[in-house]
Molecule: SAM riboswitch aptamer (S box leader)
Organism: Arthrobacter sp.
RNA sequence: GAACCAUCCGGAGCGGCCAAGAGACCUGGCUCAAUGACGCCGCAGCAACCCGUCAGGGCAGGACGUCCUGCCUGCAGAAGGUGCUACUGCCAGGACCGAUGGAAA
Numbered sequence: 001g002a003a004c005c006a007u008c009c010g011g012a013g014c015g016g017c018c019a020a021g022a023g024a025c026c027u028g029g030c031u032c033a034a035u036g037a038c039g040c041c042g043c044a045g046c047a048a049c050c051c052g053u054c055a056g057g058g059c060a061g062g063a064c065g066u067c068c069u070g071c072c073u074g075c076a077g078a079a080g081g082u083g084c085u086a087c088u089g090c091c092a093g094g095a096c097c098g099a100u101g102g103a104a105a
Base pairs, nucleotide, nucleotide: 004102005101006100007099008098013043014042015041016040017039021032022031023030025094026093027092028091029090044085045084046083049081050080051077056073057072058071059070060069061068062067063066089097
């Protein structure tokens, strides 16, 4: 970084540093912001995309008389990889739209 798949009206904030814009881009609105926004760092949290432990369920195989092994399902979110933590991706319209995860190269 091209193409592919899924999701994007739910959820979850404090502290420190910095300094003027910020909510991806364009137009128009609406918001946030010197009572310090945005950003960075730390901690905390949310969530369940990847991942994942017990009980439970199913299938197959082997021993053989109730055990063993493997696979699938399921799941307390404990551990791990990301992500996210104003406003529906802030809203409407637009465009080779964007973001995040997975898989692949």